RNA sequence: AUUCUACAUUUAGCGCCUGGACUAUAAAUAGUUGACGAGGAUAGUAGGUUAUCGAAAGAUUCGGCGGGUACUACUACGGAACUAGUGAGACGUAAGAUAUAUGAAAAAAGUAAAAUCAAUAUUAUAACAAAACAUAUAUCAUCACAAACA
Numbered sequence: 001a002u003u004c005u006a007c008a009u010u011u012a013g014c015g016c017c018u019g020g021a022c023u024a025u026a027a028a029u030a031g032u033u034g035a036c037g038a039g040g041a042u043a044g045u046a047g048g049u050u051a052u053c054g055a056a057a058g059a060u061u062c063g064g065c066g067g068g069u070a071c072u073a074c075u076a077c078g079g080a081a082c083u084a085g086u087g088a089g090a091c092g093u094a095a096g097a098u099a100u101a102u103g104a105a106a107a108a109a110g111u112a113a114a115a116u117c118a119a120u121a122u123u124a125u126a127a128c129a130a131a132a133c134a135u136a137u138a139u140c141a142u143c144a145c146a147a148a149c150a
Base pairs, nucleotide, nucleotide: 014066015065016064017063019062020033021032022031023030024029036054037053038052042076043075044074045073046072047071077092078091085145086144087143088142096140097139098138099137100136101135102134103133110125111124112123113122115120
């Protein structure tokens, strides 16, 4: 270094807890909670940090720390309406933009079970979103050019 086997771990709305709140206890102390899911990655470098969407609640989903698939710049690569072709520009692998309509889909809260002295967490289960996405329609889709890039 390669191969095989076994075990463990893992890819981020995520992790943590010195405050607060809650539980047990006479107290020290011990424990619990601390964002509910949906969505989000072409590759690299740098920047950046309260990074999209709704649900619930209306006393804590408070507060703090760390991180991060948002976003920005540059580079490379890539597919595409259009083009005979090349490149820029736009876009990012479901790969152009906008508008309208339609469409399927969440978890928590609830209920039940079993665990705990308890706070509480776990499992099962019915309901209910928005963004994004898909489909349809409409509109728009630029510039330069063969010495095509630079």
Model confidence (mean pLDDT): 76 of 100. This is a predicted structure of a 150-nucleotide RNA (glmS glucosamine-6-phosphate activated ribozyme aptamer). It matches the Rfam family "glmS glucosamine-6-phosphate activated ribozyme aptamer". Rfam classes the family as a riboswitch. The sequence was found by an Rfam model in a public genome assembly.